[in-house]
Order: sequence, then structure tokens, then C1' cells
RNA sequence: CACCGAUAACAGCAAACCCCGAGUAAUCGGGGGGCGCAAAGCCGCUCACCCCGCCGAAGAGGGACGGGGCAGGAGGGUUGCCGAA
Repeated sequence: CACCGAUAACAGCAAACCCCGAGUAAUCGGGGGGCGCAAAGCCGCUCACCCCGCCGAAGAGGGACGGGGCAGGAGGGUUGCCGAA
């Protein structure tokens, strides 16, 4: 330095659920909470998934097209703490 990752150390993040707020919705922000996490830091680039528009007589069905969401679904990019085996 690269891989790797412990019942180690120092710090950190925060699922479900509840309250308040934003949004048509998916979902997001704040507070409480703590299931978990060595990138559960950051980036919607790829795939998946979700919502709205859309097509349709239809709350059946479609998934081409437009927009949005999701980084705690997977891959990719990028930065970074610690050091037993």
C1' cells in the first nucleotide's frame, strides 16, 4: 500500500413504530425511538422496485413514452475512521 474485518478502541448513522409538518401519491423533513450498519458517507449512472401522468369504457389490463421516488434491493462511481487475525 492492497485485500480483509474482531464480542477491540474512538466516534458516527438509525429500521419498525409514535408525534408534528410537506407532497395527489410513492416518499421526504424535524422530534422521540433503536432493528440493524465498516461506508447504513456522498452521487439516481445501470438494472430492479414503487408512485403519478399516459393508453384503455374500466379500480380489468398494459409498461412503450413523460415526470417523480428509492442510496437500508443489487451493481457502478467517488471520498473516508480504526487495526487483531
Model confidence (mean pLDDT): 86 of 100. Predicted 3D model of an 85-nucleotide RNA (c-di-GMP-I riboswitch aptamer) from a Nitrospirota bacterium. Rfam family: c-di-GMP-I riboswitch aptamer. From the family's description: GEMM was predicted in a large-scale screen for bacterial structured RNA regulatory elements. Lineage of the source: Bacteria > Pseudomonadati > Nitrospirota.